[in-house]
RNA sequence: GAAGUCGGCCAGACAAUCGCUCCACUUUUCAAGUGGGGAGGAAAGUCCGGGCUCCACAGGGCAAGGCGCCAGGUAACACCUGGGCGGCGUGAGUCGACGGAAAGUGCAACAGAAAAUACACCGCCUAAGUCCCUCGGGACCGGUAAGGUUGAAAUGGUGCGGUAAGAGCGCACCGCGUUGCUGGUAACAGUAACGGCAUGGUAAACCCCGCCUGGAGCAAGACCAAAUAGGAACACAUUGGUGUGGCCCGCAUCGUGUUCGGGUAGGUUGCUCGAGCCAGCCGGUGACGGCUGGCCCAGAUGAAUGAUUGUCUUUCGACAGAACCCGGCUUAUCGGCUGACUUCCAUU
RNA sequence: GCCGGAAUAGCUCAGUCGGUAGAGCAGCUCAUUCGUAAUGAGAAGGUCGUAGGUUCGAUUCCUAUUUCCGGCACCA
Numbered sequence: 001g002a003a004g005u006c007g008g009c010c011a012g013a014c015a016a017u018c019g020c021u022c023c024a025c026u027u028u029u030c031a032a033g034u035g036g037g038g039a040g041g042a043a044a045g046u047c048c049g050g051g052c053u054c055c056a057c058a059g060g061g062c063a064a065g066g067c068g069c070c071a072g073g074u075a076a077c078a079c080c081u082g083g084g085c086g087g088c089g090u091g092a093g094u095c096g097a098c099g100g101a102a103a104g105u106g107c108a109a110c111a112g113a114a115a116a117u118a119c120a121c122c123g124c125c126u127a128a129g130u131c132c133c134u135c136g137g138g139a140c141c142g143g144u145a146a147g148g149u150u151g152a153a154a155u156g157g158u159g160c161g162g163u164a165a166g167a168g169c170g171c172a173c174c175g176c177g178u179u180g181c182u183g184g185u186a187a188c189a190g191u192a193a194c195g196g197c198a199u200g201g202u203a204a205a206c207c208c209c210g211c212c213u214g215g216a217g218c219a220a221g222a223c224c225a226a227a228u229a230g231g232a233a234c235a236c237a238u239u240g241g242u243g244u245g246g247c248c249c250g251c252a253u254c255g256u257g258u259u260c261g262g263g264u265a266g267g268u269u270g271c272u273c274g275a276g277c278c279a280g281c282c283g284g285u286g287a288c289g290g291c292u293g294g295c296c297c298a299g300a301u302g303a304a305u306g307a308u309u310g311u312c313u314u315u316c317g318a319c320a321g322a323a324c325c326c327g328g329c330u331u332a333u334c335g336g337c338u339g340a341c342u343u344c345c346a347u348u
Numbered sequence: 349g350c351c352g353g354a355a356u357a358g359c360u361c362a363g364u365c366g367g368u369a370g371a372g373c374a375g376c377u378c379a380u381u382c383g384u385a386a387u388g389a390g391a392a393g394g395u396c397g398u399a400g401g402u403u404c405g406a407u408u409c410c411u412a413u414u415u416c417c418g419g420c421a422c423c424a
Stems, first nucleotide, its partner, number of pairs: 001344010012312007020038008040319001044330002047328005052217004059249004064213005069083005084098001085096004099208002104206002106202002121148002123144003129140004156174006175197001176195008221269004231260006240254004262423003276295008349420007358373004367404001376390004397413005
């Protein structure tokens, strides 16, 4: 200098004028004035996990669903951190739904001899047995799975020996499995002996094993006010209905559901101080935890956070707008700043 | 705001334990008719909303995403 990998941060600033909304105070109170606050890194998708509220502060069983290498973090998680194993990359790094296919069941179209109790189409062989013979051989009975063909996938791989031809038939190495030893908290790694290969794939097929999950959601829930035809039909009803939304038990309660018709569609609360933010120190490889000090930082309900002008050399941009609140994940995103590291080239 | 559902031929819809997707209508060609309609015969028409993943193989299973549709307050 070039190319790249992994993070962190910002998301225009300042001033003037005119507005919007919430809170506090003051005043001459249908309002005005002063002071203060006023969107995001994703506020989004609603995909996970929690808080909160109601139903038994949630109980037993079945069903259903989710998760799945190991250890830790956390309120919890499908998230995060560190490690292991496997794939990719020269590398920094990165990706992985990563338990079990020797518990059982299922599936594999087409092609192919054969698709899971292996099989024998083309081949290879004629040692043993029977028969024929022109003594070269041929036929039968057979042997075999090395080679070929199909396929996504063909029953360990390579080499040597062996054989009629072959074959874990034997041996060496590699792979695989079992048992032990060593290191490690563990996943796992290394190593020795034994086994002649049994155990192909698929579990984002059923399933098995382990762990977890009660249901609903702020239109939850609580309170005040207003209004009326306190109604009709049908269905079910004590072996029942409802609360309770998969079912049974249990608990509570005694009417309930659907349709038609009638009425009100106003206010308060929940509502924002919280697993909160900032700084320093300490512990830890890290996620994170602890201590001390400081700070208060949207709360609307037709729903505010905007518009114009000027300056910053040109430009102000992208994705996008809170609605009960947090922790994550995922998706969208113009441009810029910055840290660590890797590879290559050049020079010293 | 919260909770559900759907996307397959031009239109309306089928399609189950994953193996190359069909029906009706419409449109096209031919026959029939003097001609049209009806009728009969035939052929065509599909990235299964989009993008990844699992699998030998995906409309189907999983994940993300796009578009569309539906439901919800209170009283008696």

This is a predicted complex of two RNAs, RNase P RNA and transfer RNA, with 424 nucleotides together. Rfam match: Bacterial RNase P class A. Gene Ontology terms of the family: dimeric ribonuclease P complex, ribonuclease P activity and tRNA processing. It is annotated as a ribozyme. Its mean pLDDT, the model's own confidence on a scale to 100, is 79.